[in-house]
Context: one part of a larger RNA
RNA sequence: CUGGGCUUAAAGGGCGCGUAGGCGGGCUCGCCAGUCGGGGGUGAAAUCGUCCGGCCCAACCGGACACGGGCCCCCGAUACUGCGGGCCUCGAGGGGGGUAGGGGCGCGUGGAACUUCCGGUGGAGCGGUGAAAUGCGUAGAUAUCGGAAGGAACGCCGGUGGCGAAAGCGACGCGCUGGACCCCAUCUGACGCUGAGGCGCGAAAGCCAGGGGAGCGAACGGGAUUAGAUACCCCGGUAGUCCUGGCCCUAAACGAUGGGCACUAGGUUGUGGACUGGCAUGGGUUCACAGCCGAAGCAAAAGUGCUAAGUGCCCCGCCUGGGGAGUAUGGUCGCAAGGCUGAAACUC
Repeated sequence: CUGGGCUUAAAGGGCGCGUAGGCGGGCUCGCCAGUCGGGGGUGAAAUCGUCCGGCCCAACCGGACACGGGCCCCCGAUACUGCGGGCCUCGAGGGGGGUAGGGGCGCGUGGAACUUCCGGUGGAGCGGUGAAAUGCGUAGAUAUCGGAAGGAACGCCGGUGGCGAAAGCGACGCGCUGGACCCCAUCUGACGCUGAGGCGCGAAAGCCAGGGGAGCGAACGGGAUUAGAUACCCCGGUAGUCCUGGCCCUAAACGAUGGGCACUAGGUUGUGGACUGGCAUGGGUUCACAGCCGAAGCAAAAGUGCUAAGUGCCCCGCCUGGGGAGUAUGGUCGCAAGGCUGAAACUC
RNA backbone atom coordinates (compact mmCIF):
# COMPACT_ATOMS: atom_id res chain seq x y z
C1' C A 1 0.00 0.00 0.00
C1' U A 2 -4.02 -3.44 -0.06
C1' G A 3 -7.32 -5.21 3.28
C1' G A 4 -9.64 -4.75 8.13
C1' G A 5 -11.31 -1.78 11.93
C1' C A 6 -12.55 2.40 16.13
C1' U A 7 -19.06 1.13 23.19
C1' U A 8 -15.75 -2.34 26.62
C1' A A 9 -9.78 -5.50 22.77
C1' A A 10 -5.30 -0.31 19.58
C1' A A 11 -8.55 3.47 17.58
C1' G A 12 -14.24 9.22 17.45
C1' G A 13 -11.00 15.03 17.19
C1' G A 14 -13.65 18.22 24.14
C1' C A 15 -17.44 21.19 21.26
C1' G A 16 -18.97 24.53 17.47
C1' C A 17 -18.58 28.12 13.00
C1' G A 18 -16.63 27.63 8.51
C1' U A 19 -12.31 27.93 3.84
C1' A A 20 -10.39 24.63 0.14
C1' G A 21 -11.82 19.91 -1.26
C1' G A 22 -15.09 15.54 -1.52
C1' C A 23 -20.22 14.28 -2.11
C1' G A 24 -25.20 15.95 -3.74
C1' G A 25 -33.17 16.09 -4.96
C1' G A 26 -37.16 15.63 -9.33
C1' C A 27 -38.43 16.64 -14.80
C1' U A 28 -36.56 18.20 -19.52
C1' C A 29 -33.40 20.04 -23.75
C1' G A 30 -28.49 20.53 -25.67
C1' C A 31 -23.02 19.23 -25.64
C1' C A 32 -20.18 14.64 -25.55
C1' A A 33 -15.17 15.78 -21.30
C1' G A 34 -15.46 11.07 -18.24
C1' U A 35 -17.75 6.21 -19.87
C1' C A 36 -18.86 2.47 -23.78
C1' G A 37 -18.43 0.28 -29.05
C1' G A 38 -15.71 -0.04 -33.80
C1' G A 39 -11.35 1.20 -36.68
C1' G A 40 -6.33 3.02 -37.16
C1' G A 41 -1.34 4.47 -35.25
C1' U A 42 2.47 3.79 -31.70
C1' G A 43 4.35 0.35 -28.34
C1' A A 44 12.93 0.31 -31.41
C1' A A 45 16.61 -3.51 -30.80
C1' A A 46 18.19 -6.77 -27.05
C1' U A 47 15.51 -9.58 -23.11
C1' C A 48 10.98 -13.02 -21.88
C1' G A 49 7.36 -16.76 -24.36
C1' U A 50 6.29 -20.49 -28.63
C1' C A 51 8.25 -23.06 -32.89
C1' C A 52 12.49 -24.10 -35.89
C1' G A 53 17.71 -24.10 -36.69
C1' G A 54 23.74 -23.80 -35.67
C1' C A 55 28.09 -25.30 -32.31
C1' C A 56 28.41 -33.61 -30.16
C1' C A 57 24.55 -31.72 -25.68
C1' A A 58 23.75 -27.52 -22.70
C1' A A 59 24.98 -22.69 -21.61
C1' C A 60 25.56 -19.58 -25.83
C1' C A 61 24.12 -18.03 -30.82
C1' G A 62 20.69 -17.37 -35.20
C1' G A 63 15.69 -17.17 -37.68
C1' A A 64 10.42 -16.79 -37.58
C1' C A 65 6.11 -15.88 -34.86
C1' A A 66 3.42 -14.27 -30.64
C1' C A 67 2.42 -10.95 -26.62
C1' G A 68 2.53 -6.11 -24.73
C1' G A 69 0.09 -2.01 -19.23
C1' G A 70 -0.53 2.33 -21.57
C1' C A 71 -0.62 6.66 -24.88
C1' C A 72 -2.43 9.16 -29.48
C1' C A 73 -5.94 9.84 -33.75
C1' C A 74 -10.69 8.96 -36.42
C1' C A 75 -15.89 7.38 -36.58
C1' G A 76 -20.04 6.23 -33.60
C1' A A 77 -23.49 5.58 -28.87
C1' U A 78 -25.68 9.00 -24.90
C1' A A 79 -28.08 5.15 -20.03
C1' C A 80 -25.00 7.04 -15.95
C1' U A 81 -21.34 11.08 -14.18
C1' G A 82 -19.96 15.89 -15.90
C1' C A 83 -20.84 20.82 -18.37
C1' G A 84 -24.54 24.50 -20.18
C1' G A 85 -29.94 26.15 -20.64
C1' G A 86 -35.12 25.86 -18.91
C1' C A 87 -38.69 24.22 -15.32
C1' C A 88 -40.34 21.94 -10.30
C1' U A 89 -40.97 21.54 -4.77
C1' C A 90 -40.57 16.81 -1.31
C1' G A 91 -34.28 18.75 0.74
C1' A A 92 -32.74 23.61 2.77
C1' G A 93 -33.99 28.50 4.04
C1' G A 94 -37.37 32.82 4.65
C1' G A 95 -42.44 34.83 6.33
C1' G A 96 -46.87 34.76 9.64
C1' G A 97 -49.14 32.80 14.33
C1' G A 98 -48.19 30.33 18.92
C1' U A 99 -45.53 27.22 23.07
C1' A A 100 -42.05 25.44 26.84
C1' G A 101 -37.36 26.13 29.10
C1' G A 102 -31.82 26.38 35.64
C1' G A 103 -29.86 28.65 27.32
C1' G A 104 -26.44 33.36 27.60
C1' C A 105 -25.15 38.53 29.48
C1' G A 106 -26.08 42.81 32.70
C1' C A 107 -28.54 45.36 36.79
C1' G A 108 -31.33 45.11 41.16
C1' U A 109 -33.75 42.61 45.32
C1' G A 110 -34.75 38.59 49.18
C1' G A 111 -34.84 34.92 53.11
C1' A A 112 -32.44 30.77 55.84
C1' A A 113 -27.73 29.49 57.64
C1' C A 114 -22.71 30.90 59.01
C1' U A 115 -18.81 34.03 61.04
C1' U A 116 -17.28 38.51 63.41
C1' C A 117 -18.47 42.79 66.33
C1' C A 118 -21.77 45.57 70.03
C1' G A 119 -25.38 45.04 74.03
C1' G A 120 -28.67 41.96 77.62
C1' U A 121 -29.44 37.30 80.63
C1' G A 122 -26.27 33.76 82.88
C1' G A 123 -21.96 31.70 85.76
C1' A A 124 -18.32 26.97 84.47
C1' G A 125 -17.48 24.80 81.48
C1' C A 126 -17.42 24.43 75.94
C1' G A 127 -15.56 21.86 71.92
C1' G A 128 -13.87 17.46 69.90
C1' U A 129 -13.23 11.78 69.52
C1' G A 130 -13.35 5.10 69.07
C1' A A 131 -11.27 7.19 73.48
C1' A A 132 -8.53 11.54 74.11
C1' A A 133 -5.55 15.67 73.64
C1' U A 134 -4.05 20.13 71.30
C1' G A 135 -7.77 24.41 71.17
C1' C A 136 -11.57 28.04 73.45
C1' G A 137 -13.34 29.87 78.52
C1' U A 138 -13.89 33.68 85.31
C1' A A 139 -10.04 39.41 81.04
C1' G A 140 -17.05 35.71 81.55
C1' A A 141 -16.69 31.29 76.74
C1' U A 142 -20.50 27.50 75.25
C1' A A 143 -26.00 28.36 75.61
C1' U A 144 -29.88 32.12 74.90
C1' C A 145 -32.18 37.06 73.40
C1' G A 146 -31.69 41.86 70.68
C1' G A 147 -28.85 44.73 67.18
C1' A A 148 -25.09 45.68 63.30
C1' A A 149 -21.74 44.14 59.44
C1' G A 150 -19.75 40.79 55.80
C1' G A 151 -19.00 37.06 52.15
C1' A A 152 -20.51 32.82 49.69
C1' A A 153 -24.30 29.47 48.25
C1' C A 154 -29.54 29.45 46.85
C1' G A 155 -33.20 24.27 50.94
C1' C A 156 -38.35 22.66 49.80
C1' C A 157 -40.42 22.78 44.41
C1' G A 158 -36.68 18.94 42.04
C1' G A 159 -38.23 14.61 38.73
C1' U A 160 -36.10 8.41 36.02
C1' G A 161 -37.86 16.40 34.48
C1' G A 162 -36.07 20.95 31.33
C1' C A 163 -32.37 23.99 28.36
C1' G A 164 -27.61 24.30 25.75
C1' A A 165 -22.96 22.50 20.32
C1' A A 166 -19.95 20.96 24.17
C1' A A 167 -17.88 22.80 28.61
C1' G A 168 -22.16 23.60 31.40
C1' C A 169 -26.85 26.03 33.42
C1' G A 170 -31.16 25.85 39.65
C1' A A 171 -33.67 32.00 44.92
C1' C A 172 -36.77 36.24 42.92
C1' G A 173 -37.66 40.60 39.59
C1' C A 174 -36.38 43.72 35.38
C1' G A 175 -33.66 44.76 30.81
C1' C A 176 -30.83 42.96 26.49
C1' U A 177 -30.12 38.42 23.70
C1' G A 178 -29.23 33.04 21.18
C1' G A 179 -31.55 28.55 19.91
C1' A A 180 -35.49 24.74 19.70
C1' C A 181 -40.52 22.92 18.92
C1' C A 182 -45.67 23.12 16.96
C1' C A 183 -49.25 25.14 13.51
C1' C A 184 -50.46 27.89 8.64
C1' A A 185 -48.51 26.31 3.62
C1' U A 186 -47.46 32.67 2.20
C1' C A 187 -42.37 33.29 -0.36
C1' U A 188 -37.20 31.71 -2.47
C1' G A 189 -36.20 27.57 -5.74
C1' A A 190 -31.23 22.71 -4.41
C1' C A 191 -29.61 28.01 -2.03
C1' G A 192 -27.70 21.24 0.53
C1' C A 193 -24.27 17.59 3.68
C1' U A 194 -19.43 17.14 5.51
C1' G A 195 -15.33 19.77 6.49
C1' A A 196 -8.04 19.17 5.78
C1' G A 197 -6.10 23.96 7.26
C1' G A 198 -8.24 28.32 9.92
C1' C A 199 -11.23 30.93 13.65
C1' G A 200 -14.11 30.78 18.14
C1' C A 201 -15.93 28.42 22.77
C1' G A 202 -13.93 25.24 26.32
C1' A A 203 -15.01 22.04 33.92
C1' A A 204 -11.46 22.06 37.71
C1' A A 205 -6.68 23.29 38.97
C1' G A 206 -2.93 26.86 37.74
C1' C A 207 -0.72 31.97 36.20
C1' C A 208 -0.63 37.87 35.89
C1' A A 209 -2.82 42.72 37.73
C1' G A 210 -6.42 44.90 40.90
C1' G A 211 -10.28 44.04 44.47
C1' G A 212 -12.75 40.77 48.05
C1' G A 213 -12.40 37.11 51.89
C1' A A 214 -17.98 34.54 55.76
C1' G A 215 -17.50 29.28 55.38
C1' C A 216 -14.38 25.65 53.49
C1' G A 217 -9.45 24.70 52.93
C1' A A 218 -3.80 22.23 49.39
C1' A A 219 0.81 23.87 51.89
C1' C A 220 2.10 24.57 56.89
C1' G A 221 1.84 24.33 62.69
C1' G A 222 -0.07 21.58 66.63
C1' G A 223 -2.87 17.17 69.08
C1' A A 224 -3.76 12.04 68.62
C1' U A 225 -3.09 6.98 66.32
C1' U A 226 1.09 3.89 65.21
C1' A A 227 6.79 -0.04 65.34
C1' G A 228 6.93 4.47 62.33
C1' A A 229 2.44 7.90 60.45
C1' U A 230 5.87 13.12 56.13
C1' A A 231 -1.55 9.77 56.18
C1' C A 232 -6.55 8.39 57.52
C1' C A 233 -9.23 11.28 62.95
C1' C A 234 -9.02 16.15 65.82
C1' C A 235 -7.67 21.80 66.80
C1' G A 236 -5.85 25.79 63.92
C1' G A 237 -4.66 27.68 59.05
C1' U A 238 -1.98 30.47 54.02
C1' A A 239 -2.68 30.25 48.88
C1' G A 240 -7.11 29.15 46.65
C1' U A 241 -12.29 28.94 46.37
C1' C A 242 -15.60 34.76 45.02
C1' C A 243 -15.50 39.53 41.58
C1' U A 244 -13.21 42.52 37.24
C1' G A 245 -9.72 42.35 33.22
C1' G A 246 -5.97 39.22 30.79
C1' C A 247 -3.68 34.22 30.13
C1' C A 248 -3.63 28.77 30.35
C1' C A 249 -6.52 24.80 26.85
C1' U A 250 -6.27 20.03 29.93
C1' A A 251 -9.98 15.77 31.76
C1' A A 252 -12.87 8.92 32.97
C1' A A 253 -13.98 16.86 28.26
C1' C A 254 -17.90 9.56 28.69
C1' G A 255 -23.18 7.48 25.71
C1' A A 256 -15.58 5.60 26.85
C1' U A 257 -20.46 5.34 20.77
C1' G A 258 -18.03 11.92 14.98
C1' G A 259 -21.72 14.48 11.72
C1' G A 260 -25.76 14.15 7.90
C1' C A 261 -29.76 11.59 5.18
C1' A A 262 -32.98 7.36 4.11
C1' C A 263 -35.12 2.70 5.36
C1' U A 264 -36.26 -1.44 9.03
C1' A A 265 -41.75 -5.19 14.56
C1' G A 266 -44.03 -3.86 18.74
C1' G A 267 -45.09 -2.30 24.04
C1' U A 268 -44.72 1.32 27.86
C1' U A 269 -43.49 6.17 30.52
C1' G A 270 -42.24 11.34 30.82
C1' U A 271 -41.72 16.61 28.62
C1' G A 272 -43.58 20.39 24.86
C1' G A 273 -47.08 21.32 20.80
C1' A A 274 -51.19 20.72 17.10
C1' C A 275 -55.73 18.21 15.56
C1' U A 276 -60.25 15.48 16.73
C1' G A 277 -66.41 15.33 19.84
C1' G A 278 -69.90 9.68 20.50
C1' C A 279 -68.90 16.86 25.32
C1' A A 280 -64.92 13.42 28.62
C1' U A 281 -62.99 11.60 34.96
C1' G A 282 -61.22 10.77 29.44
C1' G A 283 -60.15 8.51 24.51
C1' G A 284 -57.95 8.71 19.62
C1' U A 285 -54.56 10.80 15.65
C1' U A 286 -50.02 13.29 14.59
C1' C A 287 -45.06 15.96 15.23
C1' A A 288 -40.54 17.03 18.32
C1' C A 289 -37.58 15.71 22.48
C1' A A 290 -36.19 12.49 26.74
C1' G A 291 -36.22 7.23 29.19
C1' C A 292 -37.33 1.89 29.94
C1' C A 293 -38.44 -3.26 27.86
C1' G A 294 -37.86 -5.80 23.71
C1' A A 295 -39.07 -8.92 17.19
C1' A A 296 -35.71 -9.31 13.40
C1' G A 297 -30.85 -8.13 12.59
C1' C A 298 -26.01 -7.16 14.53
C1' A A 299 -22.20 -8.58 18.22
C1' A A 300 -16.51 -12.45 20.74
C1' A A 301 -19.77 -11.84 24.42
C1' A A 302 -21.65 -8.28 27.72
C1' G A 303 -25.11 -6.09 25.13
C1' U A 304 -27.43 -3.04 21.24
C1' G A 305 -32.08 -2.82 19.09
C1' C A 306 -36.41 3.97 14.90
C1' U A 307 -31.95 7.99 20.51
C1' A A 308 -28.71 1.16 16.50
C1' A A 309 -23.85 -1.04 17.97
C1' G A 310 -29.42 -3.09 12.19
C1' U A 311 -29.56 -2.07 6.45
C1' G A 312 -27.24 1.52 2.95
C1' C A 313 -24.96 6.22 0.90
C1' C A 314 -21.70 10.83 1.71
C1' C A 315 -17.79 13.55 4.34
C1' C A 316 -14.21 14.19 8.39
C1' G A 317 -11.04 12.27 12.56
C1' C A 318 -8.40 8.11 14.29
C1' C A 319 -5.98 2.71 14.93
C1' U A 320 -1.89 -1.07 13.22
C1' G A 321 1.66 -5.90 19.40
C1' G A 322 3.48 -4.65 24.93
C1' G A 323 7.37 -1.75 27.23
C1' G A 324 10.69 2.27 26.03
C1' A A 325 6.89 6.98 25.82
C1' G A 326 3.05 10.79 25.32
C1' U A 327 9.56 10.29 26.71
C1' A A 328 13.81 12.51 23.50
C1' U A 329 14.59 15.79 19.55
C1' G A 330 13.04 19.67 16.17
C1' G A 331 9.09 23.05 15.38
C1' U A 332 5.26 26.00 17.40
C1' C A 333 2.18 28.27 21.34
C1' G A 334 2.60 30.03 26.66
C1' C A 335 4.63 34.95 31.72
C1' A A 336 5.33 30.29 33.87
C1' A A 337 3.38 25.65 34.85
C1' G A 338 3.27 23.41 30.60
C1' G A 339 0.22 22.42 25.87
C1' C A 340 0.13 20.72 20.63
C1' U A 341 2.91 17.96 17.08
C1' G A 342 5.87 13.47 18.24
C1' A A 343 10.22 9.35 17.18
C1' A A 344 14.34 5.76 17.65
C1' A A 345 17.93 2.57 19.85
C1' C A 346 17.06 -1.29 23.05
C1' U A 347 13.85 -5.06 25.03
C1' C A 348 9.73 -8.92 25.62